Large-subunit ribosomal RNA, domain I from a soil metagenome, 618 nucleotides, folded computationally.
[in-house]
Context: one part of a larger RNA
RNA sequence: AGCAUGCGUGUGGAUGCCUUGGCGCAAAUAGGCGAUGAAGGACGUGGCCAGCUGCGAUAAGCCUCGGGGAGAUGCAAGCAAUCUGUGAUCCGGGGAUGUCCGAAUGGGGGAACCCGACGGUUGGGAACAACCGUUAUCGUGCGGUGAAUACAUAGCUGUACGAAGCGAACCUGGGGAAGUGAACCAUCUCAGUACCCAGAGGAAGAGAAAACAACAGUGAUUCCGCUAGUAGUGGCGAGCGAACGCGGAUCAGCCUAAACCAGACAAUCCGCAAGGAGAGUUUGGGGUUGCAGGACCACAAUAAUCAAGUGGCUUCAGAGCCGUGACCGAAAGGGAGCGGUUUUGGAAUCACUUGGUUAAAAGAGGGACUUGGUUGUGUUAAUAGAACGGUCUGGAAAGGCCGGCCAUAGAGGGUGACAGCCCCGUAUAUGAAAAUGCAAUCAUACCUUCAAAGUGGCUCCUAAGUACCGCGGGGCACGUGGAACCCUGUGGGAAUCUGCCGGGACCAUCCGGUAAGGCUAAAUACUCAUUUGCGACCGAUAGUGAACUAGUACCGUGAGGGAAAGGUGAAAAGAACCCCUGCGAGGGGAGUGAAAUAGUACCUGAAACCGCAUGCUU
Numbered sequence: 001a002g003c004a005u006g007c008g009u010g011u012g013g014a015u016g017c018c019u020u021g022g023c024g025c026a027a028a029u030a031g032g033c034g035a036u037g038a039a040g041g042a043c044g045u046g047g048c049c050a051g052c053u054g055c056g057a058u059a060a061g062c063c064u065c066g067g068g069g070a071g072a073u074g075c076a077a078g079c080a081a082u083c084u085g086u087g088a089u090c091c092g093g094g095g096a097u098g099u100c101c102g103a104a105u106g107g108g109g110g111a112a113c114c115c116g117a118c119g120g121u122u123g124g125g126a127a128c129a130a131c132c133g134u135u136a137u138c139g140u141g142c143g144g145u146g147a148a149u150a151c152a153u154a155g156c157u158g159u160a161c162g163a164a165g166c167g168a169a170c171c172u173g174g175g176g177a178a179g180u181g182a183a184c185c186a187u188c189u190c191a192g193u194a195c196c197c198a199g200a201g202g203a204a205g206a207g208a209a210a211a212c213a214a215c216a217g218u219g220a221u222u223c224c225g226c227u228a229g230u231a232g233u234g235g236c237g238a239g240c241g242a243a244c245g246c247g248g249a250u251c252a253g254c255c256u257a258a259a260c261c262a263g264a265c266a267a268u269c270c271g272c273a274a275g276g277a278g279a280g281u282u283u284g285g286g287g288u289u290g291c292a293g294g295a296c297c298a299c300a301a302u303a304a305u306c307a308a309g310u311g312g313c314u315u316c317a318g319a320g321c322c323g324u325g326a327c328c329g330a331a332a333g334g335g336a337g338c339g340g341u342u343u344u345g346g347a348a349u350c351a352c353u354u355g356g357u358u359a360a361a362a363g364a365g366g367g368a369c370u371u372g373g374u375u376g377u378g379u380u381a382a383u384a385g386a387a388c389g390g391u392c393u394g395g396a397a398a399g400g401c402c403g404g405c406c407a408u409a410g411a412g413g414g415u416g417a418c419a420g421c422c423c424c425g426u427a428u429a430u431g432a433a434a435a436u437g438c439a440a441u442c443a444u445a446c447c448u449u450c451a452a453a454g455u456g457g458c459u460c461c462u463a464a465g466u467a468c469c470g471c472g473g474g475g476c477a478c479g480u481g482g483a484a485c486c487c488u489g490u491g492g493g494a495a496u497c498u499g500c501c502g503g504g505a506c507c508a509u510c511c512g513g514u515a516a517g518g519c520u521a522a523a524u525a526c527u528c529a530u531u532u533g534c535g536a537c538c539g540a541u542a543g544u545g546a547a548c549u550a551g552u553a554c555c556g557u558g559a560g561g562g563a564a565a566g567g568u569g570a571a572a573a574g575a576a577c578c579c580c581u582g583c584g585a586g587g588g589g590a591g592u593g594a595a596a597u598a599g600u601a602c603c604u605g606a607a608a609c610c611g612c613a614u615g616c617u618u
Stems, first nucleotide, its partner, number of pairs: 001617008010609001016603001017567002021538002023535007030527002032166002040101003043056003047079002051075002062095006071083003106115003116135008137163009170201001171199005181188001185235001211218002222249005232240002253519003256463001260285006268277003290497001292462004296457004303358010314347011327334002363450005371443010382430003388403005404421002406410001412424003468492008478504001499514005554561002574602001577589004
């Protein structure tokens, strides 16, 4: 020195066990924040405070309203000083404060700094100081002012409102690769993917047929399952890849432009003037479709209503005439009342004729709807919440044994080992001063509707640099192909219902539709975030990069890269005191503890490695 065996209060940190952290999924919520200054930061802020957390010169906090009920002054011990049943700490609703930077917005700037202007307040004799407010740009509306240049316009300017910036994915639009595949590679593929830019919403986009279909029919859009890896397409290679139709989810339909009518303004023209004409602009009405519809005109019918007129019926009042006639009178005669009839006037009603209006208001209905009230139900704190003892082992009982009890609660977690009955909870029941979601309903604002509606027409309208065509491209599953259809760079360039478009070249017939304006919930996509629940998900080299001061330390000029690091014990009971030593480090006793080979370099404690002992070999 090697090998072998054994040992070690060596080294090391595997393994086992554990979990405060992750991962994934489901349901519900929320789907935004921001000039009332965001997201994100800088700097401060504590009695002692470096970090994290909280907060902002009112600075681990202030006010208020609810909850709650004994200790409290964050992580985080200790000392000090305090607070607290006049209810603290704590939990929740609302509010106040909120330095500086940052869209950053008074100007500048090398972010967290520098320098103003105007107005005001306070202090000061003044100079001045402190504090408060305003002061960026763009867009739109409404004003003011106003050039060259007469009117005007540009410009300048005041004011009100809005915008800006940030944010995980989802969405729409504008741009748009390559590695790759084709066993090379160029068309092709990857892929309209990644990525960049712009914009929006809680979803977005699409959407009420110039659609499909096929001689039968369907009836906006979106999404899913099939159709179907079919028909096709394709250096017919690699590959790409529908539709019709069927079954489901969800269902909802609307508004303008034009013709025409009415009003206002009005260039310009005519006129001596008064005044007239009036292109055009604008407001309101009207109107919105395919079995074409609408406007206008004519005719006809009809409804409502108003006015006038005529007539019928009923009724009231008056008058005339006829009849009768109480009563008065000697008689002549008078004569109330009653009946009939005629007539005048009024009222109500009906019918007819003529003319006008069909508008507004009120009322009612509907709606994808503003604001507010009420009710209900949620969210943001909470409250009540059943039932166990003995004994044995043990450091400790929740374990064993014995005997009980509760259960709309035997989910789960904790407690000195494994607890329905010890604690927190759980089932169940209850609860909000304040803020707020949803639903119903009432009121209100807004929009909209409120009889039916025919026949006819040499009339008018129905979205133009559009449709369509040529050329060049792109999109459609479709690579130019027989290539329709959709979009459009360029050159041409219609028609108006006897019109126009489509049905995969093109033509005819037939069928379907009505372009060149707009809006539209639901079914669908996603999850930065909140709540709840779950897992044949991980368990510290795993699971997030991050269980711990983690996007930290550290590296890089920078863009950027990016760690390691969990576990004493039930409880600190964290080892008084003694000894060695440098008033060390470390250790030995003693003591605590169930255990110290659990001593903070702390659970378990493998191997490599180190050392010691013994044996063998050289």
Its mean pLDDT, the model's own confidence on a scale to 100, is 83.